Record summary: Model confidence (mean pLDDT): 82 of 100. A computed fold for a 72-nucleotide RNA from a bacterium, annotated as transfer RNA. The RNAcentral record of the sequence draws on ENA. It matches the Rfam family "tRNA". Rfam links the family to the GO term triplet codon-amino acid adaptor activity. The family's RNA type in Rfam is transfer RNA.
[in-house]
RNA sequence: GGGCGGUUAGCUCAGUGGUAGAGCAUUUUCUUGACGUGAAAAGGGUCAUAGGUUCGAAUCCUAUACCGCCCA
Numbered sequence: 001g002g003g004c005g006g007u008u009a010g011c012u013c014a015g016u017g018g019u020a021g022a023g024c025a026u027u028u029u030c031u032u033g034a035c036g037u038g039a040a041a042a043g044g045g046u047c048a049u050a051g052g053u054u055c056g057a058a059u060c061c062u063a064u065a066c067c068g069c070c071c072a
Base pairs, nucleotide, nucleotide: 001071002070003069004068005067006066007065010024011023012022013021018055026042027041028040029039030038048064049063050062051061052060
């Protein structure tokens, strides 16, 4: 230098055009003598950044940044 993949909640990951979710974690309540386990509920997101297409974009296109793999 070229090609490919990835970037979404604190962590690990879904979501392939129609108002963003799960598990774990956190907080509260119940349960317990207490802790843990278990049950119920709640909070937490500029979807890496910028632009474009579209009535509508996490999703499609382009550029950029970062990470990984391959080729040279």